[in-house]
RNA sequence: GAGCUUAUAACUCAGCGGUAGAGUAUACUCCUGAUAAGAGUAAAGUCAGUAGUUCAAUUCUACUUAAGCUCA
Numbered sequence: 001g002a003g004c005u006u007a008u009a010a011c012u013c014a015g016c017g018g019u020a021g022a023g024u025a026u027a028c029u030c031c032u033g034a035u036a037a038g039a040g041u042a043a044a045g046u047c048a049g050u051a052g053u054u055c056a057a058u059u060c061u062a063c064u065u066a067a068g069c070u071c072a
């Protein structure tokens, strides 16, 4: 220098155009004589950033940033 992959909740990950989700963790409640286990509820996201396409973008396109891999 060229190409490819990845970026979504505190952590691990789904979601491939139509209201952003799960598990773990956290807070509260129930359960127990008390704890653990179990059950329920809640909070927590500018979907890496900017622009474009579209009635509508986490999703498609371009560029940038960060991490990783391959080639030279």
Base pairs, nucleotide, nucleotide: 001071002070003069004068005067006066007065010024011023012022013021018055026042027041028040029039030038048064049063050062051061052060
This is a predicted structure of a 72-nucleotide RNA (transfer RNA) from Diacronema viridis. It is recorded under the gene name trnI-GAU. The organism belongs to Diacronema, within Eukaryota. The prediction has a mean pLDDT of 83. Rfam family: tRNA. Rfam links the family to the GO term triplet codon-amino acid adaptor activity. The family's RNA type in Rfam is transfer RNA. The RNAcentral record of the sequence draws on ENA.